The RNA shown here (SAM riboswitch aptamer (S box leader)) has 104 nucleotides and comes from Pedobacter sp. SYP-B3415. It matches the Rfam family "SAM riboswitch aptamer (S box leader)". From the family's description: The SAM riboswitch is found upstream of a number of genes which code for proteins involved in methionine or cysteine biosynthesis in Gram-positive bacteria. Gene Ontology term of the family: regulation of gene expression.
[in-house]
RNA sequence: CGCUUAUUAAGAAAGAUGGAGGGAUUAGACCCUGAGAAGUCUUAGCAACCUGUGCCUACAAGGUGCUAAAUUCUAUCCCGGUAGCAACCGCGAAAAGAUAAGUA
Numbered sequence: 001c002g003c004u005u006a007u008u009a010a011g012a013a014a015g016a017u018g019g020a021g022g023g024a025u026u027a028g029a030c031c032c033u034g035a036g037a038a039g040u041c042u043u044a045g046c047a048a049c050c051u052g053u054g055c056c057u058a059c060a061a062g063g064u065g066c067u068a069a070a071u072u073c074u075a076u077c078c079c080g081g082u083a084g085c086a087a088c089c090g091c092g093a094a095a096a097g098a099u100a101a102g103u104a
Base pairs, nucleotide, nucleotide: 002103003102004101005100006099007098008097013043014042015041016040017039021032022031023030026075027074028073029072044067045066046065049063050062051061052059053058071096076093077092079090080089081088
């Protein structure tokens, strides 16, 4: 890096360092940010995918992961509001992404 499966509106932040960006990518919108962004480190926490213990769905020791906003929202398709086109709103699905487990 490719493929498969599952989940993806729940949950959980302080300090130090750093010094201007960040929210995956492209476009648009919106938001966070010198009252200090990203990154790094420490500590704490959340969760329960795998392992473990327990044995009936619990514990949280180990391996990951995560700790602004739904994966921040929209983009493609279907249906409805609505007879038609456009716009808008709402439901659902897909795509893309993320994480875990497995696999060549």
Model confidence (mean pLDDT): 81 of 100. Lineage of the source: Bacteria > Pseudomonadati > Sphingobacteriales > Sphingobacteriaceae > Pedobacter.